[in-house]
RNA sequence: AGAGUUUGAUCCUGGCUCAGGAUGAACGCUGGCGGCGUGCUUAACACAUGCAAGUCGAACGAGGUAAGAUGAUCUUUUCGGAGUGAGCCUUACCGAGUGGCGGACGGGUGAGUAACGCGUGGGUAACCUGCCUCAUACAGGGGGAUAACAGUUAGAAAUGACUGCUAAUACCGCAUAAGCGCACAGUACCGCAUGGUACGGUGUGAAAAACUCCGGUGGUAUGAGAUGGACCCGCGUCUGAUUAGCUAGUUGGUGAGGUAACGGCUCACCAAGGCGACGAUCAGUAGCCGACCUGAGAGGGUGACCGGCCACAUUGGGACUGAGACACGGCCCAAACUCCUACGGGAGGCAGCAGUGGGGAAUAUUGGUCAAUGGUCGAGAGACUGAACCAGCCAAGUCGCGUGAGGGAUGACUGCCCUAUGGGUUGUAAACCUCUUUUGUUUGGGAAGAAUAAGUUUUACGUGUAGAACGAUGCCGGUACCAAACGAAUAAGCAUCGGCUAACUCCGUGCCAGCAGCCGCGGUAAUACGGGGGAUGCAAGCGUUAUCCGGAUUUAUUGGGUUUAAAGGGUGCGUAGGCGGCUUAUUAAGUCAGCGGUGAAAUUUAGGGGCUCAACCUCUACCGUGCCGUUGAUACUGGUAUGCUGGAAUGCGGAUGCCGUGGGAGGAAUGUGUGGUGUAGCGGUGAAAUGCAUAGAUAUCACACAGAACACCGAUUGCGAAGGCAUCUCACGAAUCCGCUAUUGACGCUGAUGCACGAAAGCGUGGGGAUCAAACAGGAUUAGAUACCCUGGUAGUCCACGCUGUAAACGAUGAUGACUAACCGUCGGCGAUACACAGUCGGUGGCCAAGCGAAAGCGAUAAGUCAUCCACCUGGGGAGUACGUUCGCAAGAAUGAAACUCAAAGGAAUUGACGGGGGCCCGCACAAGCGGAGGAACAUGUGGUUUAAUUCGAUGAUACGCGAGGAACCUUACCCGGGCUCGAACGGCAGAUGAAUUGAGUAGAGAUAUUCAAGUCUUCGGACAUCUGUCGAGGUGCUGCAUGGUUGUCGUCAGCUCGUGCUGUGAAGUGUCGGCUUAAGUGCCAUAACGAGCGCAACCCUUGCCAUUAGUUGCCAUCAGGUUAAGCUGGGGACUCUAGUGGGACUGCCACCGCAAGGUGUGAGGAAGGGGGGGAUGACGUCAAAUCAGCACGGCCCUUACGUCCGGGGCGACACACGUGUUACAAUGGUGGGUACAGAGGGAAGCUACCUGGCGACAGGAUGCAGAUCUCGAAAACCCAUCCCAGUUCGGACUGGAGUCUGCAACCCGACUCCACGAAGUUGGAUUCGCUAGUAAUCGCGCAUCAGCCAUGGCGCGGUGAAUACGUUCCCGGGCCUUGUACACACCGCCCGUCAAG
Repeated sequence: AGAGUUUGAUCCUGGCUCAGGAUGAACGCUGGCGGCGUGCUUAACACAUGCAAGUCGAACGAGGUAAGAUGAUCUUUUCGGAGUGAGCCUUACCGAGUGGCGGACGGGUGAGUAACGCGUGGGUAACCUGCCUCAUACAGGGGGAUAACAGUUAGAAAUGACUGCUAAUACCGCAUAAGCGCACAGUACCGCAUGGUACGGUGUGAAAAACUCCGGUGGUAUGAGAUGGACCCGCGUCUGAUUAGCUAGUUGGUGAGGUAACGGCUCACCAAGGCGACGAUCAGUAGCCGACCUGAGAGGGUGACCGGCCACAUUGGGACUGAGACACGGCCCAAACUCCUACGGGAGGCAGCAGUGGGGAAUAUUGGUCAAUGGUCGAGAGACUGAACCAGCCAAGUCGCGUGAGGGAUGACUGCCCUAUGGGUUGUAAACCUCUUUUGUUUGGGAAGAAUAAGUUUUACGUGUAGAACGAUGCCGGUACCAAACGAAUAAGCAUCGGCUAACUCCGUGCCAGCAGCCGCGGUAAUACGGGGGAUGCAAGCGUUAUCCGGAUUUAUUGGGUUUAAAGGGUGCGUAGGCGGCUUAUUAAGUCAGCGGUGAAAUUUAGGGGCUCAACCUCUACCGUGCCGUUGAUACUGGUAUGCUGGAAUGCGGAUGCCGUGGGAGGAAUGUGUGGUGUAGCGGUGAAAUGCAUAGAUAUCACACAGAACACCGAUUGCGAAGGCAUCUCACGAAUCCGCUAUUGACGCUGAUGCACGAAAGCGUGGGGAUCAAACAGGAUUAGAUACCCUGGUAGUCCACGCUGUAAACGAUGAUGACUAACCGUCGGCGAUACACAGUCGGUGGCCAAGCGAAAGCGAUAAGUCAUCCACCUGGGGAGUACGUUCGCAAGAAUGAAACUCAAAGGAAUUGACGGGGGCCCGCACAAGCGGAGGAACAUGUGGUUUAAUUCGAUGAUACGCGAGGAACCUUACCCGGGCUCGAACGGCAGAUGAAUUGAGUAGAGAUAUUCAAGUCUUCGGACAUCUGUCGAGGUGCUGCAUGGUUGUCGUCAGCUCGUGCUGUGAAGUGUCGGCUUAAGUGCCAUAACGAGCGCAACCCUUGCCAUUAGUUGCCAUCAGGUUAAGCUGGGGACUCUAGUGGGACUGCCACCGCAAGGUGUGAGGAAGGGGGGGAUGACGUCAAAUCAGCACGGCCCUUACGUCCGGGGCGACACACGUGUUACAAUGGUGGGUACAGAGGGAAGCUACCUGGCGACAGGAUGCAGAUCUCGAAAACCCAUCCCAGUUCGGACUGGAGUCUGCAACCCGACUCCACGAAGUUGGAUUCGCUAGUAAUCGCGCAUCAGCCAUGGCGCGGUGAAUACGUUCCCGGGCCUUGUACACACCGCCCGUCAAG
């Protein structure tokens, strides 16, 4: 210090979330020790039991016990005495009482309290203060009671009642009065007012207590001090205005009372005040502070422990005593609760320390001691002290220590992972060796905390004080600490590992189980779930939850905003308030500086010191931003005073306008009425209908009436504060601008409440009502149409007077003032005379510099730079809703939440995609044509159905005569059945047997099993075959959404990109846009772009022309030979042809158009003319497109089977639907006969001439050819004849019979031939396909696969050979530019409402 999250990506706004610190915490897992501190945050809920405030006999009387002294009496006696022991005295002790002091401190809690309660600083000239200190003056002499106690008596008890006795430092008079209080008049001095101080005068009032060890202690009065309190004041101290008015002792006065004292504190009378938008009153919440947590700070939050103050003591009220209380462990009353009771009546108060119940997520022992510190009483000893000091419990916090250290590689074993003969990791970790002993166990020693008291001794001086020495006393605790011995011995967990955020793999699971702080993971390869291994972080703890601050500049004083993201009030006037021009003087309130006081201690910070360190404790210092006082300064702000003219206002002159209000006037249009002319329609629409019209409409003419609105001019024009304002004219009113600087002299700006104005619609009352027109009615449209369209039509629209008070009331931009480059318009003035003009003032527009802005954009009319004031905003939804209040006749308006819910909502711009947006362009895309499909039969493929199986894949275009270029067995992957398990094939190793192999036979459906015979290798190493064992097999099983490779499609469309530069905050843009051109991002021009790449084109193949070379198997013009005939032969290279090499075409030439590129031409030439025709060639990418079954391959699955062999069946099924084809429906034809002409290919298990047989398929012979030599071979066309428009001499399906051929084998399930049979079909609905020239159409031929063939398919070849294209409006697809977008899975998108289910 930041990060994640809105988007395809970007910038911004904006919320949510995280990383940090903290806690009186709680929960989960785990747990060795010690030091220091902490520990009911909830029920101020209720409390059993014990303890927490007593003390003094040196104030008093009486009693009791013990001891001692004295000793009456009595008993006994040896008469000496012994015993008994009343009374009195002394000493010590005990409990009750009178009296004194203390129980107002200490300890607890935070309910109440928003307050002079607290904090801070002042005031008391308005006050009190026991004990303590100092000073002064005193204490004379009397009196009467009372408790205790005794007696009687009431009551269960608590507690009393009556009678009697007694004491005091208890109580009460009298005396005295230095001084004190009060009253009266006076003098001096002083003060902030009332007034205070000092002095003396007169009158008047009030005191005391004893005890004694004789030293003293105590008592009374007055004054002073100290301490503690009381009251008053300035400032500060939470939220709500959906709480706006509150107040009768209320505010003040006079007088009185009361108090320690001031005061409505209380009372009587008088006056009517007092508080409040600077927030009264009311409501809610809360003890306040020093401080603590956090933060860079400013701030925000908290008020546990420790300290200061306050308040309270079951709840409420009251006083008494006292120096002090309205009193936690005192009293009285009331209330609730609990307890006792003899039912009459009584007792109690843990928010003291422990403890109990209860509540709760949650918080400890019914411990020890007064040893220390402190408190009360006492002369003191001492007593009391749950204050305090200690101990116990709890990882609840913090600090410290430990759980070992060094060496140790075969980098051991195990575990885990991998590309697995091996490697990596766990990991120097372990084992093992050496060492140490903090801690632990045992034994021994052993503290500091303690100072001194009484007393004794002694020193100094003056009887008493002061100093010195000795001098009892330790809860904790035999604890801390120290020493010795033993032995690595007694001691590690928790969370996390997708990003944020340090740390990765395997298995399991399969949108399940689960995780999650946010984004989000999980649907079969999960680094996100669960487990294992490993790693990371912290560590006796670690995580989670809760809360606070931070990050959050996300309430912004420091330090934010308001055109479009949330946010400028609809507009003006104006009150309070805030702010305010120039000059001079004065003041010193603000402001600044010096000094003084205060700001408690603790805490924090810095520097030292003490516990072994640290935490902790302690010393010193600083700070303490504040408040008060005092002395100065005077620039600025404020106050006062004097001036000024620049702001503002007034005056004079001129100008302007759809500015306002009221009155008058006008024409056009519309509608209606009356009359005329006139006849069949009018009107309306995309098309119609409703409607009007023969009772005369519409149209047209004339006249009349009514109401409303003002064409042209008219414009980024003008005016107004906004709303708004338009025919002409009059009256009244207001405003603005300019010129002149005459007058006043800061009179100004803004403006919360307030007042006024405020479109349209709406409301009330009364008019008016032509047009238009909500509602309503009808007609259409439509699936529906409560709409859009049409015909009507009422409120309303208009006027007057009231109300309403809202609009996208918008420039989505508050008002005022100042400053900051240019350029171009326009309106009103001035600019002498003018309708001209440099310029200037005020408006209204355009485009831009700087600057600003997230950008779009704004830019002197700012959204720039400043100043002042007001209003408003703080994530989206809920919601401008609910409740409350105010206003309103109502409609409604104003003010204006919360629960709950989401992680976004949003702004601007970018790239795409899309649009029943626009522009330009192309394509058999449409149009113009030709021929088809869709109807029939058949062939073939698919779906569906069926089946033991009908194997699998392909499914819009881009699947469906597709994989398959050829399923009878095989193929074959499917089904049934029978077999095998190193396996049908292959490799390695070990062992055994045998050559391999061939022929024949038996069983069987066959695989297979088995028998016989032949065969008998070798270089002796082995090779080959079979069997056994083993390691590898095998799988057309799954996943094309894990993949490679290949392919389809957009599309042979013209596009797709890059480098550098430039522009932009950025995504991106530019280039690639624009103009012209092209088949083309083809080229030219222009140009912040310049170049380049993949595509286009060209290079390649083929075809068309020519030349040249070559001349067999091809050719034959010339020469010769020869035949029935034939290049048949000799020859020839001329021609055709073959196949190699070249040429040729380039808008090169001409004309026109054009800047150029290029285009056009019945142009020339040329075989070919503007890409000559055809092919191959397929950019970046899209469709998770297709294929795991062509092949390859990751993962998963099967292993006597999902592998493999064999026989049979199936892939060929058949109510049906679709695609692609073939043949037809006939006369441009069928049939019969005759006759001619190709190209490209194939051929040895082959093609076959020719001959013979058969009607024929074909068969039997035979010859040539591994091919320019032999062979396979045309049909349509043409000629002749016939048929005569029919279900036919068309059509040939289906069926019967007989055959041929291939092949182990034609039943399922082949093709062909012959004879016979002779179905549907007479040109095909909606719809749809192909084709632009050697093309369509039509005719046949060949090839691959192949034993044969279901081929009408596919791929090629030639023969004959058309029609049409005006054109680009429309349909489809595509390209470029532009525009809108809330889409980006990209319009098959997104999204709204209703209903149903859950």